[in-house]
RNA sequence: CUCAUCCAGAGGGGCAGAGGGACCGGCCCGACGAGGCCCCGGCAACCCACCCGGCAACGGGUCAGGUGCCAAGUCCGGCCCGCGAUGCGCGGGAAAGAUGAG
Numbered sequence: 001c002u003c004a005u006c007c008a009g010a011g012g013g014g015c016a017g018a019g020g021g022a023c024c025g026g027c028c029c030g031a032c033g034a035g036g037c038c039c040c041g042g043c044a045a046c047c048c049a050c051c052c053g054g055c056a057a058c059g060g061g062u063c064a065g066g067u068g069c070c071a072a073g074u075c076c077g078g079c080c081c082g083c084g085a086u087g088c089g090c091g092g093g094a095a096a097g098a099u100g101a102g
Base pairs, nucleotide, nucleotide: 001102002101003100004099005098006097011040012039013038014037015036019029020028021027023078024077025076026075041070042069043068046066047065049062050061051060052059053058074096079093080092081091082090083089084088
């Protein structure tokens, strides 16, 4: 940089100790221990592997391996559009971000 996905799912212990949820605004989590590191466990099925169907594209299944993940929809919004209300609600699409594959 390109493509795909992002309303589901899944936590205990140890070390240490004040911040964390990308950014900004909100809202929230946090000394009843956040975020981090380690161990164990789990979720999921992107890649790989295997099985089934199919000419193939692809679809379905399993989860040992490579990643990933285990508060809140990517926590909500940020820019644009539509509808209804008046500085709000709902919906759609972008942008940004995350993860995987190349």